[in-house]
Context: one part of a larger RNA
Molecule: small-subunit ribosomal RNA, 3' major domain
Organism: metagenome
RNA sequence: UGACGGGAGCCCGCACAAGCAGCGGAGCGUGUGGUUUAAUUCGACGAUACACGAAGAACCUUACCUGGGUUUGACAUAUACGUAGUAGUGAACCGAAAGGGGAACGAGACUUCGGUCAGCGUAUACAGGUGCUGCAUGGCUGUCGUCAGCUCGUGCCGUGAGGUGUCAGGUUAAGUCCUGCAACGAGCGCAACCCUCGUUACCAGUUAUACUUUACUGGUGAGACUGCCGGCAUAUAACCGGAGGAAGGUGGGGAUGACGUCAAGUCAGCAUGGCCUUUAUAUCCAGGGCUACACACACGCUACAAUGGCCGGUACAGAGGGUCGCGAAGCCGCGAGGUGGAGCAAAUCUCACAAAGCCGGUCCCAGUUCAGAUUGCAGGCUGCAACCCGCCUGCAUGAAGUUGGAGUUGCUAGUAACCGCAGGUCAGCAAUACUGCGGUGAAUACGUUCCCGGGCUUUGUACA
Numbered sequence: 001u002g003a004c005g006g007g008a009g010c011c012c013g014c015a016c017a018a019g020c021a022g023c024g025g026a027g028c029g030u031g032u033g034g035u036u037u038a039a040u041u042c043g044a045c046g047a048u049a050c051a052c053g054a055a056g057a058a059c060c061u062u063a064c065c066u067g068g069g070u071u072u073g074a075c076a077u078a079u080a081c082g083u084a085g086u087a088g089u090g091a092a093c094c095g096a097a098a099g100g101g102g103a104a105c106g107a108g109a110c111u112u113c114g115g116u117c118a119g120c121g122u123a124u125a126c127a128g129g130u131g132c133u134g135c136a137u138g139g140c141u142g143u144c145g146u147c148a149g150c151u152c153g154u155g156c157c158g159u160g161a162g163g164u165g166u167c168a169g170g171u172u173a174a175g176u177c178c179u180g181c182a183a184c185g186a187g188c189g190c191a192a193c194c195c196u197c198g199u200u201a202c203c204a205g206u207u208a209u210a211c212u213u214u215a216c217u218g219g220u221g222a223g224a225c226u227g228c229c230g231g232c233a234u235a236u237a238a239c240c241g242g243a244g245g246a247a248g249g250u251g252g253g254g255a256u257g258a259c260g261u262c263a264a265g266u267c268a269g270c271a272u273g274g275c276c277u278u279u280a281u282a283u284c285c286a287g288g289g290c291u292a293c294a295c296a297c298a299c300g301c302u303a304c305a306a307u308g309g310c311c312g313g314u315a316c317a318g319a320g321g322g323u324c325g326c327g328a329a330g331c332c333g334c335g336a337g338g339u340g341g342a343g344c345a346a347a348u349c350u351c352a353c354a355a356a357g358c359c360g361g362u363c364c365c366a367g368u369u370c371a372g373a374u375u376g377c378a379g380g381c382u383g384c385a386a387c388c389c390g391c392c393u394g395c396a397u398g399a400a401g402u403u404g405g406a407g408u409u410g411c412u413a414g415u416a417a418c419c420g421c422a423g424g425u426c427a428g429c430a431a432u433a434c435u436g437c438g439g440u441g442a443a444u445a446c447g448u449u450c451c452c453g454g455g456c457u458u459u460g461u462a463c464a
Stems, first nucleotide, its partner, number of pairs: 001464002003461003007458007015448002019411005026302008034293002042053002064288007073126001077125007088105002093100002108117003128277002131275003137271002139266003142262001144260001149188006155164003167180004194254004199222007225248001228242004304404001308363007320351003325344002330339003370401001375396007417440007
């Protein structure tokens, strides 16, 4: 000087407390461990792995296994030689395909007409590797943490390591600001500048609307600064209350992540040193596997019902996607869906009926008109192909489950909770996931003793 302390002081944070909704019990979905397997490819492992890489494993993907092929190779560059019915199309035949085979058909560019290029074949350099090392690395990322810290120049102090500044008294969300002070200044962080939501003025409006400016869309401005008043304070910074205001003390949300820490994560996104492999650890193909199942954990979905289930009627969004696409009306089907093809490269057309809600009826506390797992049959869709292993529909079936032990998670306001809608990936889908969007819309916070994490000061130390 740090680090540590079941030392002290001060201060923060959904950290506790106060509340609301859960998880832990059930069924199912998904991930992981374990076990199994020819293979169940690989990585990620306290917080900071486990709906994570994967924004979508039937084939492909695919890296794994079994079997069958190829060996200058599926792909690149170069050199040498060879080749003219060459490139390309490719019949018969073998085969699961890949591949082998090769009948037949049959081009081109430049040209000094010698040939050259492209192509093919042979050979050699080499290609290739999702093989190893994230403890050789770049880049990117997580975490402490959006915590308030981390440093420098000159000066001063100290033999020196180093200290001071960065401390003290106040104050703040903040090393934020004020005052004092051997310090005076400065940098990276904080804040502000950026985007968005809320108010308003003006301008412009198609395809939007009540038909002419208005709600809407886009743009340019204004507005909030402790500016004003009172109190409190060192009459400093600030703090408390009030007025006006759409908004008040950082107005809400986002983007933004200092010096560094964890030899944290990633050689499988990419790049890359070294090592290894080269008739195989490369490459092509068919089938299988990644979907196994005594079990354990993690993240979720659906429920256990009457603030409810079912039936009928009826109302109100936002944000998105669409030409290999979205697909209307009409017609057929109980339905999934089929047919149809208008319109739309979209403020025009379409996906597209939002659902909870409201009105009326029914059920009467029961394993039920709750719940929907599982299974049987019959169908639909995508796709070469749904056996392993897709989704959806109808009929039948109707399991566990009556609110969940110890323990544990999220959340402070348009938040939690409840309700639906859209998107990416995508032929289809295992999405209950993820990313967004709106609708309805709470409770509680006395307080900082305690648990966890963090900041500053101080103290102890046989630690560095």